[in-house]
RNA sequence: GGGGUUGUAGCUCAGUUGGUUAGAGCAUCCGCCUGUCACGUGGAAGGUCACGGGUUCGAGUCCCGCCAACCCCGCCA
Numbered sequence: 001g002g003g004g005u006u007g008u009a010g011c012u013c014a015g016u017u018g019g020u021u022a023g024a025g026c027a028u029c030c031g032c033c034u035g036u037c038a039c040g041u042g043g044a045a046g047g048u049c050a051c052g053g054g055u056u057c058g059a060g061u062c063c064c065g066c067c068a069a070c071c072c073c074g075c076c077a
Base pairs, nucleotide, nucleotide: 001073002072003071004070005069006068007067010026011025012024013023019057028044029043030042031041032040051065052064053063054062
């Protein structure tokens, strides 16, 4: 340098043919439970869908650019 995969909540990950409000588990916080803690249980908060553009009535999803991590190939030494 070329190609590929991945990037979504603090962490690990879903997200169907583009469709109206983006979810789960764990963690955090507040209750219930308990003599207390833990466990269990109910709820809440938590999002620039890496970033910048484009297409579209509508984009996490399609297109272009770019960044990062990983993998393969190539070049130099």
The RNA shown here (transfer RNA) has 77 nucleotides and comes from a Spirochaetota bacterium. NCBI's taxonomy places the organism under Bacteria, Pseudomonadati, Spirochaetota. Rfam family: tRNA. Rfam classes the family as a transfer RNA. The sequence was found in a public genome assembly.